[in-house]
RNA sequence: GGGGUUGUAGCUCAUCUGGUAGAGCGCUGCAUUCGCAUUGCAGAGGUAAGGAGUUCGAUCCUCCUCAACUCCA
Repeated sequence: GGGGUUGUAGCUCAUCUGGUAGAGCGCUGCAUUCGCAUUGCAGAGGUAAGGAGUUCGAUCCUCCUCAACUCCA
């Protein structure tokens, strides 16, 4: 320098062909307990790596950039 894969909540990951983004763990509050843990209920937390484009509408399609991994030179 060129090709490929990946980027979504604090972490690990879903989201089936474009239609208002979720789970588990973790976190906060309440209940339970003398207290802790467990369990139950409720809640907070994401401009979906960044930007542009297509579309009535984009996590999803196209292009560019950035980062990680990988292959070739």
Predicted 3D model of a 73-nucleotide RNA (transfer RNA) from a Candidatus Saccharimonadota bacterium. Its Rfam family is "tRNA". About the family: Transfer RNA (tRNA) molecules are approximately 80 nucleotides in length. The family's RNA type in Rfam is transfer RNA. The sequence was found in a public genome assembly. Model confidence (mean pLDDT): 82 of 100.